The RNA shown here (c-di-GMP-I riboswitch aptamer) has 106 nucleotides and comes from Thiomicrorhabdus sp. Its mean pLDDT, the model's own confidence on a scale to 100, is 82. The source organism's lineage runs through Bacteria, Pseudomonadati, Pseudomonadota, Thiotrichales and Thiomicrorhabdus.
RNA sequence: UUAAGUCUAGGCCAAACUUGACGUGAGUCAAGCACGGAAAGCUUCAGGUCUUUGGGAAGUGUUCACAACGUUGUGUUUACGGAUUAAAGAUAGCUGGGUUGCACAC
Numbered sequence: 001u002u003a004a005g006u007c008u009a010g011g012c013c014a015a016a017c018u019u020g021a022c023g024u025g026a027g028u029c030a031a032g033c034a035c036g037g038a039a040a041g042c043u044u045c046a047g048g049u050c051u052u053u054g055g056g057a058a059g060u061g062u063u064c065a066c067a068a069c070g071u072u073g074u075g076u077u078u079a080c081g082g083a084u085u086a087a088a089g090a091u092a093g094c095u096g097g098g099u100u101g102c103a104c105a106c
Stems, first nucleotide, its partner, number of pairs: 005106002012037002017032006035093001041099003045096003048091008059080003064075004
């Protein structure tokens, strides 16, 4: 000096909730308050989850035409439905990556 762990001292951050503001929304910011955190500092590079806006399979009902002649089939119009997919955004206290960093000692 670098990496990892533990101890000690001074500290740091702040979940949920409450209030106010912003946002279509997920959520964000400020104050109070602490569930917790050794990076719960920063960063959307990869993945996950969530939101919004589009596309949209199976299936169900329905309009019309044709075929069948026993209760259906094919094509078509329209409504519901929503497997799944794309884009944009949110989440860093979802996981990983990148980056910066604190006292004394082991």